[in-house]
RNA sequence: AUGAAGGGUAUCGAGAGAGGGAGCGCGAGCUCACACCGAAGGAGCAAGCAUUUUUUGUCCCUGAAAAAUGCGAAACUCUCAGGUAAAAGGAUCGUACCCCGACC
Numbered sequence: 001a002u003g004a005a006g007g008g009u010a011u012c013g014a015g016a017g018a019g020g021g022a023g024c025g026c027g028a029g030c031u032c033a034c035a036c037c038g039a040a041g042g043a044g045c046a047a048g049c050a051u052u053u054u055u056u057g058u059c060c061c062u063g064a065a066a067a068a069u070g071c072g073a074a075a076c077u078c079u080c081a082g083g084u085a086a087a088a089g090g091a092u093c094g095u096a097c098c099c100c101g102a103c104c
Stems, first nucleotide, its partner, number of pairs: 006099005012094003019034001021032004035084003041080001042078003048071009
């Protein structure tokens, strides 16, 4: 100096899904049971990997098989939380700035 990947910030831009009923209330709305949604957060695991044990092959070594345990991603699964007018929130994407500093 080029400024990858990663991380952070924002009065910035985009941003999905799913509700009817009963009761109460002037109303905004609240409560109840039932139903539903997945994209805050949370939980689960496949391949694979690791360890241990057993069996097995081989003169030995290098190996092979099985079982148990652990690790193990998501927009998948669950629906604890959250949500089912609008607003708010919202994974994620973009933009700007900052941190870091791969490569050269």